RNA sequence: CACGUGCUCCGGGGUCGGUGAAAAUCCGAACCGGUGGUAAUAGUCCACGACCCGCCUGCUUCGGUAGGUGGUUGAUUCGGUGUAAUUCCGAAACCGACGGUCAUAGUCCGGAUGGGAGGCGCGCGUG
Numbered sequence: 001c002a003c004g005u006g007c008u009c010c011g012g013g014g015u016c017g018g019u020g021a022a023a024a025u026c027c028g029a030a031c032c033g034g035u036g037g038u039a040a041u042a043g044u045c046c047a048c049g050a051c052c053c054g055c056c057u058g059c060u061u062c063g064g065u066a067g068g069u070g071g072u073u074g075a076u077u078c079g080g081u082g083u084a085a086u087u088c089c090g091a092a093a094c095c096g097a098c099g100g101u102c103a104u105a106g107u108c109c110g111g112a113u114g115g116g117a118g119g120c121g122c123g124c125g126u127g
Stems, first nucleotide, its partner, number of pairs: 001127007009119002015029004030107002032096002034048004043094002052071008076092005098110003
């Protein structure tokens, strides 16, 4: 240094005002952006995770729950530089699950002190 294996830890961010009986949900302005990949740095390219739905198996206090597997799952263009960038620079856009709420939610509350793609480190073994 590489590969294999085990363990600990880490692992999601974001508001002010106006109107109104009532809105952090409408209107105006703002703010935020998981993980891996990429000849060059990504919310918008490719893939994954989570939420949601189905099937199979185990457990079950019969409420559910764990694993496997399949499906659905939002959004970007132009110009410039350069060997190379829908990733940088300039400009203008767009997107954001489900349930709840005296008024319609990416930002409030909730499932969630959950789960997780993965990441740092350490131990052991082999080369």